Molecule: SAM riboswitch aptamer (S box leader)
Organism: Actinomycetota bacterium
């Protein structure tokens, strides 16, 4: 940095540093010398990804081990094995801790019609995550 899927009205702030703008663009609306934005420490949220647990679905059936139960047998169930759903823990790797992504921007409907306003619903763009090149 490219793609690609998800996800974005919920949650979680104390101190020290430092001294001017910041909130991605652009408009507006905020937040700021009662010290922001950022850097460090602790603390804290959450639960994408890891990890444990027990549960269900499927596969594999003999290709190789190996147990259990049922049956006179033939055989059928259960495990162990592989893969997946959902469900509960945990916090290793990330990631947050001002405003819904702070709104809005592009199309579309609704609001009889034009303006102004309002209110749905896709998009763009950005943001983390996982994959991946």
């Nucleotide at each position: 940095u490219g793609c690609u899927c998800a996800u974005c009205u919920a949650g979680a702030g104390c101190g020290g540093g430092g001294g001017a703008g910041g909130g991605a663009c652009c408009g507006g609306c905020c937040c700021g010398g009662u010290g922001a934005u950022c850097c460090c420490g602790c603390c804290g949220c959450a639960a994408c990804c890891g990890c444990c647990u027990g549960u269900c679905c499927g596969g594999c059936g003999a290709g190789c081990u190996u147990g259990c139960c049922c049956g006179a047998a033939a055989g059928g169930g259960c495990g162990u094995c592989c893969g997946g759903g959902g469900a509960g823990g945990u916090a290793g790797g990330u990631g947050c801790g001002a405003a819904u992504u702070c709104c809005g921007g592009c199309c579309c409907c609704c609001u009889u019609u034009u303006c102004c306003g309002g209110g749905a619903g896709g998009g763009a763009a950005g943001a983390u995550g996982a994959g991946u090149g």